[in-house]
RNA sequence: CCGUACUAGACGGGGAGCCAGCGGUGCCCUGUAUCCGCAAUCCGCUAUAGCGGGGUUGAAUUCCUCCCCUCGGCGUGACCAGAGGGCCCAUAUUGUGAGCGGUGAUAUAGAGGGUUGGGUCCCGCGCGACGUAGACUUGUGAACCCCGCCAGAUCCGGAAGGAAGCAACGGUAAACAGGACCCUACGGGUGCCGCGGGAGUGCCUGACCUGAGUUGUCGCUUACGACACGCUCGAUGGUCAAUGACAACGGGAGGUGUGCGG
Numbered sequence: 001c002c003g004u005a006c007u008a009g010a011c012g013g014g015g016a017g018c019c020a021g022c023g024g025u026g027c028c029c030u031g032u033a034u035c036c037g038c039a040a041u042c043c044g045c046u047a048u049a050g051c052g053g054g055g056u057u058g059a060a061u062u063c064c065u066c067c068c069c070u071c072g073g074c075g076u077g078a079c080c081a082g083a084g085g086g087c088c089c090a091u092a093u094u095g096u097g098a099g100c101g102g103u104g105a106u107a108u109a110g111a112g113g114g115u116u117g118g119g120u121c122c123c124g125c126g127c128g129a130c131g132u133a134g135a136c137u138u139g140u141g142a143a144c145c146c147c148g149c150c151a152g153a154u155c156c157g158g159a160a161g162g163a164a165g166c167a168a169c170g171g172u173a174a175a176c177a178g179g180a181c182c183c184u185a186c187g188g189g190u191g192c193c194g195c196g197g198g199a200g201u202g203c204c205u206g207a208c209c210u211g212a213g214u215u216g217u218c219g220c221u222u223a224c225g226a227c228a229c230g231c232u233c234g235a236u237g238g239u240c241a242a243u244g245a246c247a248a249c250g251g252g253a254g255g256u257g258u259g260c261g262g
Base pairs, nucleotide, nucleotide: 001262002261003260004259005258006257009057010056011055012030013029014028015027020046021045022044023043024042034054035053036052037051038050063255064254065253066252067251068250072246074244075243076242077240078239079238080237081236084233085232086231087230093226094225095224096223097222098221099220100219101218102217103216104215105214106213112210113209114208115207116206117205118204119203120202121198122197123196124195125194126193127191128190130187131186132185133184134183136179137178138177139176140175146171147170148169154163155162156161
């Protein structure tokens, strides 16, 4: 130096986050780079930092170290942004309650307060009016395919006597018209209607008790509460410039174990 068989190693990496820390599953960036089991209210390790079990490759284009390039994210500075927290806030402004004063209105023909009844409201039962329809009543109403009675005429028969049966007449069906009262059904833009039950803030109204205030507005005092502007805070996002470390892919240089044989 060559061949051969092994072994170390390799069979993706990185970022944020989580973590005492290191990895993984998950997310993101690159990129194509073995299989099975475990795993985010987590799985496994301990600075030697995934654990356990297989497979392929294997001392070099593939392993290790260093340098260059650079996708990418991370930190630092300045500016901007919306939502959030704190202060402002016993609040400039404002709301509610109480007290005092001025002024106006009202009040012993009764303020205010209290008790109580009724109506309005809802439900159930019932009565009535109205409207429509029906029942009822009167009348009309069938050439024949409804009834009764059947002139004439017709049929059967020797006769006696029978048969069917049109019109007219009487009645009735469907249908039509009229009808004060009574009856029934249904309906609602129906009722100073009745009985019972319920509800009860408001409105209307009646009775009883008490007996001097009530209220609008302005000002002052007091108690409680709140908003905005503004200030500030830690996280989040965006923009700008520089810088720091990390860093995939890619490029370059160097380094690297054992046995056997030639």
Notes
Bacterial large signal recognition particle RNA from SAR202 cluster bacterium Casp-Chloro-G2, 262 nucleotides, folded computationally. The organism belongs to SAR202 cluster, within Bacteria. The coordinates come from a structure-prediction model, not an experiment, and the mean pLDDT is 79. Its Rfam family is "Bacterial large signal recognition particle RNA". About the family: The signal recognition particle (SRP) is a universally conserved ribonucleoprotein involved in the co-translational targeting of proteins to membranes.